This is a predicted structure of a 91-nucleotide RNA (Glycine riboswitch aptamer) from uncultured Roseicyclus sp. Rfam family: Glycine riboswitch aptamer. Its family is annotated with glycine biosynthetic process in the Gene Ontology. It was read from a public genome assembly, where an Rfam model found it. Its mean pLDDT, the model's own confidence on a scale to 100, is 83. NCBI's taxonomy places the organism under Bacteria, Pseudomonadati, Alphaproteobacteria, Rhodobacterales, Roseicyclus.

[in-house]
RNA sequence: CUGUCGAUGCAGGGAGACGCUCGCCGCAAGGUCAGGGCCGAAGGAGCAACCGCCCCGGUAAACUCUCAGGCAAAAGGACCUGUCUCGACAA
Numbered sequence: 001c002u003g004u005c006g007a008u009g010c011a012g013g014g015a016g017a018c019g020c021u022c023g024c025c026g027c028a029a030g031g032u033c034a035g036g037g038c039c040g041a042a043g044g045a046g047c048a049a050c051c052g053c054c055c056c057g058g059u060a061a062a063c064u065c066u067c068a069g070g071c072a073a074a075a076g077g078a079c080c081u082g083u084c085u086c087g088a089c090a091a
Stems, first nucleotide, its partner, number of pairs: 002090006009083005018036001020035002023032003037071003043067001044065003050058003
C1' cells in the first nucleotide's frame, strides 16, 4: 500500500397500520385527555435444532409477543449501498 472482518460517524435508499370517535382548550389550524380499532423494521422479551457440567442450563432471527414505539406530513426507522476514521487478521 492492498484485501477481509468488526465498530462509530456521514451521505443516499427505506415498509406497515384510524388525517377514527367523545369531552375539554382554541377564531381557526391544531393541541390535550379518554375510548375502541390496527401496525412491526427503534428498543425490549420469548422459543427450535444443536450443545453442555443433562433435576437444569446455554443459544437465533427479518419468526412470535406487542411492554415500549408507531398509524396525514414531518421526525423516527431494522436493513442495504457508498464513504471517513479506528481496531483485528492475512499476504